[in-house]
Context: one part of a larger RNA
RNA sequence: GAAUGAGCGUUGGCGGCGUGGAUUAGGCAUGCAAGUCGAGCGAGAGGCCCCUUUCGGGGGGUGGACAGCGGCGAAAGGGAGAGUAAUGCGUGGAUUAUCUACCCACAGGCCCGGGAUAGCUGCGGGAAGCUGCUGGUAAUACCGGAUAACGUCUCCGGACCAAAGGUGCGAUUCCGCCUGAGGAUGAGUCCACGUCCUAUUAGCUUGUUGGUGGGGUAAUGGCCUACCAAGGCAACGAUGGGUACCGGGCGUGAGAGCGUGGCCCGGCUCACUGGGACUGAGACACUGCCCAGACACCUACGGGUGGCUGCAGUCGAGAAUCUUCGGCAAUGGACGCAAGUCUGACCGAGCGACGCCGCGUGCGGGAUGAAGGCUUUCGGGUUGUAAACCGCUGUCAGAGGGGAUGGAAUGUCGUGGGGUUAUCCCUGCGGUUUGACAAAUCCUCAGAGGAAGUACGGGCUAAGUUCGUGCCAGCAGCCGCGGUAAGACGAACCGUACAAACGUUAUUC
Numbered sequence: 001g002a003a004u005g006a007g008c009g010u011u012g013g014c015g016g017c018g019u020g021g022a023u024u025a026g027g028c029a030u031g032c033a034a035g036u037c038g039a040g041c042g043a044g045a046g047g048c049c050c051c052u053u054u055c056g057g058g059g060g061g062u063g064g065a066c067a068g069c070g071g072c073g074a075a076a077g078g079g080a081g082a083g084u085a086a087u088g089c090g091u092g093g094a095u096u097a098u099c100u101a102c103c104c105a106c107a108g109g110c111c112c113g114g115g116a117u118a119g120c121u122g123c124g125g126g127a128a129g130c131u132g133c134u135g136g137u138a139a140u141a142c143c144g145g146a147u148a149a150c151g152u153c154u155c156c157g158g159a160c161c162a163a164a165g166g167u168g169c170g171a172u173u174c175c176g177c178c179u180g181a182g183g184a185u186g187a188g189u190c191c192a193c194g195u196c197c198u199a200u201u202a203g204c205u206u207g208u209u210g211g212u213g214g215g216g217u218a219a220u221g222g223c224c225u226a227c228c229a230a231g232g233c234a235a236c237g238a239u240g241g242g243u244a245c246c247g248g249g250c251g252u253g254a255g256a257g258c259g260u261g262g263c264c265c266g267g268c269u270c271a272c273u274g275g276g277a278c279u280g281a282g283a284c285a286c287u288g289c290c291c292a293g294a295c296a297c298c299u300a301c302g303g304g305u306g307g308c309u310g311c312a313g314u315c316g317a318g319a320a321u322c323u324u325c326g327g328c329a330a331u332g333g334a335c336g337c338a339a340g341u342c343u344g345a346c347c348g349a350g351c352g353a354c355g356c357c358g359c360g361u362g363c364g365g366g367a368u369g370a371a372g373g374c375u376u377u378c379g380g381g382u383u384g385u386a387a388a389c390c391g392c393u394g395u396c397a398g399a400g401g402g403g404a405u406g407g408a409a410u411g412u413c414g415u416g417g418g419g420u421u422a423u424c425c426c427u428g429c430g431g432u433u434u435g436a437c438a439a440a441u442c443c444u445c446a447g448a449g450g451a452a453g454u455a456c457g458g459g460c461u462a463a464g465u466u467c468g469u470g471c472c473a474g475c476a477g478c479c480g481c482g483g484u485a486a487g488a489c490g491a492a493c494c495g496u497a498c499a500a501a502c503g504u505u506a507u508u509c
Stems, first nucleotide, its partner, number of pairs: 001509004006505005013359006019352002026315003030312003035072003040069002047062006079270003088195008098187002103183002106180004111145004120135001122133004151160003165175002196242003203233003208230008245267004249260004272293005295306004323349001325348003331345001332343004362392004372383004396450001398445005405439001407437001411432009453498005458479003464493005474481002
């Protein structure tokens, strides 16, 4: 000099764009953060309409709420960096050793049957969480049979394996279902090289190294197991210890390098602590399950419940880090044929000079060089054209009003055209509909009115005088100042530098 996720002191007008829990991966009140589908299924409350009534009600229709079965999603998105020095990451390869829901295109298929179960009814148990028995019911839930290759296994003879319907007046054509092979995407696994400090850590290893048989996995493999052999690694640093997520990048520097990994992007790991599997295409699963533990809460003492390292917020610790905000309008995601629903992702607003950038705090004239301050050799000098005063202007802020344009593309209704006939797809026209958040800019109003500080002034280093103090009080980055005229302490005046900031502390180059 440059830099920072900064802190502290003094000061503080406006705007834009960024950015903000670095410490206790400490504990958490409250609300929200993952649902959706009635075009898979049965049932059906309140309301409304009709009929009836012994006036209590009963029946039918419409309608579709809360639940339930079922499907898809919940493995994404969001957060954090505890662990990890290599099961990670980076670069380049391998997979004849692999899987892949949804999506795309292709070849085929979708036949005949069955028994349950939730919801519901009735009867219970329990303080609660919740739960038992009985009766009956549906399906794209479940099961059996048939069919069976370009699939799987194979001793090459053969054996074996599937399915579900829905919408609609109407389905070879729309939405789905099953099988196979391919693509795309995503993921698993393996190899080579690179990847911090420490030798005041020198030896480490028994499933250890290799083989055979078997098991297991989507898949290779001591991944596991029985037996056999005795190997394997290491001074080119094994093993141990410490520290640490890694990269793209970022800071600095002429570069080489050194330092660093916050925000954004890619990968990894974690989800109260430890362990485990289930479901599923995918997890050993942040807002799923089971067990153990610590902690906290409820309890009728028998027993239960919970997990903010999601968004806000709270306590604690700390030098230190924000609103319990608005909206799904846009982008994206889940579900759905769609309308749409959900979305603390996201888009926005709020707070903080935390950073960068921009703008303003006025402009011109004005000497009797006013008053006051400071100083003085008492003549004056300086503050200083500074003020007053005169004349202007109106940025920003304030008040009132106007105002495009873009973020809006869609969606829906009607009607045309085309695609093989179609409820499907593409496209045109017309009507209609969707903005949380604000913004450019213009006009009017008033009036210089509302808007300047901070550090420094011995040298380095731009800028000095007076008074006070008297090795005291104090200053200080280094040299050093202060013991009675201190340009170095404190104050005043004056000056210098930067400026909505200026200093300082910490850290890096």

This is a predicted structure of a 509-nucleotide part of an RNA (small-subunit ribosomal RNA, 5' domain) from a metagenome. The prediction has a mean pLDDT of 85.